[in-house]
Molecule: Lysine riboswitch aptamer
Organism: Peptococcaceae bacterium UBA5356
């Protein structure tokens, strides 16, 4: 002692980084249901069920929730967090499709925005998946600029600006162990 590998700590990406709760708010919706008149046998995701002690359907009083969404505030972060496939477990619902929560195991995604196809939804919000181009943040490579190192030329670094590529167990600083030209 340039460097390599192992383990640690702190960080950046953005002004719509991710998520978790609280308060207000739209929307759901003048919608379910309830009542009062009319109706007179129907109603449902599918069986079961409900319905003449009165289905649908129409008038008319009066009138909602949850989920999902926006704004503020607080917290915890930067594989943050998502999510897909298979399965456990619980709860939902009469069952069963479903739907919700915990878990396992493999698997993808730097990030956010927009389009475009399907699903899920009340829905043109919204979320997921697949897909297209942009942007942007990080690192290689090459090119060309500037500043250094040394007065000049080559090279090294260091920035800036293009163009092409990878991906987060990453990148960027730092500490530590061990190797060590």
């Nucleotide at each position: 002692g340039a460097g390599u590998g192992g383990g640690g700590u702190a960080g950046g990406g953005g002004u719509u980084g991710c998520g978790a709760a609280a308060a207000u708010u739209a929307u759901u919706a003048g919608u379910a249901g309830u009542c009062u008149g009319g109706g007179g046998a129907g109603c449902u995701g599918g069986u079961a069920g409900c319905g003449u002690u009165g289905a649908a359907c129409c008038a008319g009083a009066g009138g909602a929730a949850a989920g999902g969404g926006a704004u503020u505030u607080u917290c915890g972060c930067c594989g943050a967090a998502g999510c897909g496939u298979a399965g456990u477990g619980a709860u939902u619902g009469a069952c069963c499709g479903g739907g919700u929560c915990u878990u396992u195991a493999c698997g993808c995604u730097g990030g956010g925005a927009c389009g475009g196809c399907a699903u899920u939804g009340a829905a043109u919000a919204a979320a997921u998946g697949c897909u297209g181009g942009a942007c942007u943040g990080u690192c290689a490579u090459c090119u060309g600029a500037u500043u250094u190192u040394a007065g000049c030329c080559c090279g090294g670094a260091a920035u800036c600006a293009g163009a092409u590529g990878g991906a987060g167990u990453a990148c960027u600083a730092u500490c530590u162990c061990a190797c060590g030209a």